This is a predicted structure of an 84-nucleotide RNA (transfer RNA) from a Clostridia bacterium. Rfam family: tRNA. Gene Ontology term of the family: triplet codon-amino acid adaptor activity. By type it is a transfer RNA. NCBI's taxonomy places the organism under Bacteria, Bacillati, Bacillota, Clostridia.
RNA sequence: GCCGCUGUGGUGAAAUUGGCAGACGCGCUGGACUCAAAAUCCAGUGGUAGCGAUACCGUGCCGGUUCAAGUCCGGCCAGCGGCA
Numbered sequence: 001g002c003c004g005c006u007g008u009g010g011u012g013a014a015a016u017u018g019g020c021a022g023a024c025g026c027g028c029u030g031g032a033c034u035c036a037a038a039a040u041c042c043a044g045u046g047g048u049a050g051c052g053a054u055a056c057c058g059u060g061c062c063g064g065u066u067c068a069a070g071u072c073c074g075g076c077c078a079g080c081g082g083c084a
Stems, first nucleotide, its partner, number of pairs: 001083007010026003019067001027045006046057004060076005
């Protein structure tokens, strides 16, 4: 230098013939149980603003296509693998 794959909450990951993003697990927070803890069980858990109802933002970054993009197209960045 060329080719391929990957990039989604704190973390591992789902969502794929484009149609409610974050299911499920781990972790964390609160509670139950216990003398206390562990284990187990229940509830909650992306961000910002708000007392709240709610609103807006959010799939590596910047654009494009589309009524609609995590998904398709272009460029860039990072990681992994291959070729030279």